[in-house]
C1' cells in the first nucleotide's frame, strides 16, 4: 500500500428572529404575562422474550399447554451476555450451530435401485455339473441425498473383520480438567439416517396489564328515605269503598362528563479504585438528566463543518468558483436484552499478499 476481519464512537456547530411543553419565582384585570431553567433516541421503533409495579386468583401436588436445551459461570431474570468444550467454513483474522436422547416405543425416506433396514442379490464373480441346473459369495460395477465399518496387507476356489495393522465408532478402566470434554490403555469386533415428525427425558412458567389501580366528583335522568300539600288527576266493569300511579321540599348512595394520584430518584448516569481471564460484583465521589394528554421538544435567515456534482488552473498532490446538500427515526408506567431502520465520519486492535527497511 491493497484487500479483509472484529470492536468502540459521533450522527452537524455557533448566532439571530419567532414560536411550543414542564417546572419555580413575580405580577395580574384570574384570561393571562414575565424572569429563569430543563426539555427524545441510539435505535425513543417491532412489541419479540425476561424483570420491577398494580389488581384478580391461589392449601398442597398433579393433568393439560407452552417455550427452552454441550459445560461452567453472570445476573432481579430470561429464550440474554461471558469465558469454554464439540461440530462446521475459510490461506488467516474470524465466522456460523434448535449442539439432550435413534438398543423405550409409533412412524418416514419421493424418484432411482436387487436392496431404504428381520438385509437383500440386478450385472457378476468361484465351484460342482447328467449343460437343465445346484451350491458358494458380496470384493467389482452400477442406483440414490443416504447402501450395513474405511484404507492396505494377509489369506481363499472366489469371497469376507475371516486375520492383522492404522484410523473412526461402542463399552471399560485411568490420568488431566468445577465441568462439557480431551489423551492413553484394554476388550469384543460395529449397534445405518431423520426427533426443525409425533414422542421420551430434564429444566422454567398461575392470568390480566398504567386503557393496571386508587381518590375526588357535575348536569340531565333514575333510584333509596323523611315530611309536606290536594284530597285532586288517571287506571281498575256503570257507581262507592280499597289498591296501584302521578306532586313539592330536604337528605342519602352509585355510575358517567370532568379532575387529580399512579408519573417518573431508578436493578439510574458519569468518574475512580478494588476483585474477576471476562460477563460482572463491591466501595468511594459526583450528578439529577423530558413527563405531554390532541399530546410539547418545532420553523425561518446567516456564517461555518463533513459530504456530492459542474467547471477554471496545474505533470500531480492540490488550490480556486458555483450549484445542491445532512440518514434512520420520534417518548407515553418503568428497566435488562435481542431483532430490525441508519446518509456520512472518526478511533483501536488483528489477518492475509506484495514491496521496502
Nucleotide at each position: 500500500u491493497a484487500a479483509g476481519c472484529g470492536g468502540g464512537c459521533c450522527g452537524a456547530a455557533c448566532g439571530g428572529u419567532c414560536g411550543c411543553g414542564g417546572c419555580a419565582c413575580g405580577g395580574u384585570u384570574u384570561g393571562c404575562c414575565g424572569u429563569g431553567u430543563c426539555g427524545a433516541g441510539g435505535a425513543a421503533a417491532g412489541u419479540c422474550c425476561g424483570g420491577g409495579c398494580u389488581c384478580c386468583a391461589c392449601a398442597g401436588g398433579g393433568c393439560a399447554g407452552g417455550a427452552c436445551g454441550c459445560u461452567u459461570c453472570g445476573u432481579a431474570a430470561c429464550g440474554c451476555g461471558a469465558a469454554g468444550g464439540c461440530g462446521g467454513a475459510g490461506u488467516g483474522a474470524u465466522c456460523c450451530g434448535a449442539c439432550g436422547g435413534a438398543a423405550a416405543g409409533u412412524g418416514g425416506a419421493a424418484c432411482a435401485g436387487a436392496a431404504a433396514a428381520u438385509a437383500c442379490a440386478c450385472a457378476g464373480c468361484c465351484u460342482c455339473u447328467u449343460c437343465g441346473g445346484a451350491g458358494g459369495c458380496a470384493a467389482u460395477g452400477g442406483u440414490g441425498a443416504a447402501a450395513a465399518g474405511g484404507u492396505g496387507c494377509g489369506g481363499u476356489a472366489a469371497g469376507a473383520g475371516c486375520g492383522c495393522a492404522c484410523c473412526a465408532g461402542c463399552g471399560u478402566c485411568g490420568u488431566g480438567g468445577u465441568g462439557a470434554c480431551a489423551c492413553g490403555g484394554c476388550g469384543g469386533c460395529u449397534u445405518g439416517c431423520c426427533a426443525a415428525a409425533c414422542c421420551c427425558c430434564g429444566u422454567c412458567c398461575g392470568g390480566a396489564g398504567c386503557a393496571a389501580g386508587u381518590c375526588c366528583a357535575a348536569a340531565u335522568a333514575g333510584g333509596g328515605g323523611a315530611c309536606c300539600c290536594a284530597u285532586g288527576g288517571u287506571g281498575u266493569u256503570g257507581c262507592c269503598c280499597g289498591c296501584a300511579c302521578c306532586g313539592g321540599u330536604c337528605c342519602c348512595g352509585g355510575g358517567u362528563a370532568g379532575g387529580a394520584c399512579g408519573c417518573u430518584a431508578g436493578a439510574g448516569g458519569c468518574g475512580c479504585a478494588u476483585g474477576g481471564u471476562g460477563a460482572c460484583a463491591u466501595g468511594c465521589g459526583u450528578c439529577c438528566c423530558a413527563g405531554a394528554u390532541g399530546a410539547a421538544u418545532g420553523a425561518c435567515c446567516g456564517u461555518u463543518c463533513a459530504g456530492a456534482g459542474a467547471u477554471g488552473c496545474g505533470c500531480a498532490a492540490g488550490c480556486g468558483u458555483u450549484u445542491c446538500g445532512g440518514a434512520c427515526a420520534g417518548a407515553a408506567c418503568c428497566c435488562g436484552g435481542c431483532u430490525u431502520a441508519c446518509a456520512g465520519g472518526c478511533c483501536c486492535g488483528c489477518u492475509u499478499c506484495u514491496u521496502u527497511u
Molecule: Bacterial RNase P class A
Organism: Candidatus Hydrogenedentes bacterium ADurb.Bin170